The RNA shown here (c-di-GMP-I riboswitch aptamer) has 76 nucleotides and comes from Desulfuromonas sp. Taxonomically the source falls in Desulfuromonas (Bacteria, Pseudomonadati, Thermodesulfobacteriota, Desulfuromonadales). The model forms 94% of the base pairs in the Rfam consensus. The coordinates come from a structure-prediction model, not an experiment, and the mean pLDDT is 86. It was read from a public genome assembly, where an Rfam model found it.
[in-house]
RNA sequence: AAUAGACAAAGGCAAAACCGGAGUAAUUCGGUGACGCAAAGCUACGGGUCCAAUCCUGGAUCGCCGGGCUGCCAAA
Numbered sequence: 001a002a003u004a005g006a007c008a009a010a011g012g013c014a015a016a017a018c019c020g021g022a023g024u025a026a027u028u029c030g031g032u033g034a035c036g037c038a039a040a041g042c043u044a045c046g047g048g049u050c051c052a053a054u055c056c057u058g059g060a061u062c063g064c065c066g067g068g069c070u071g072c073c074a075a076a
Stems, first nucleotide, its partner, number of pairs: 005073001012037002017032006035063001041069003045066003048061005
């Protein structure tokens, strides 16, 4: 350093639900809250799913799967 990931350590993220806001919608932002997560960090690149339109197409979802980029720790 790489693969890998512990009855380790320091931390991190944050489901559902509720309240408020944005959006035609999918969904999303903030607060409360923790179901869980070793990338539950970023990326819409491929697939899937969802919304709108329905001619072309546009949008959403990375905590659906895969790919790419990046990252803490120090046991086996």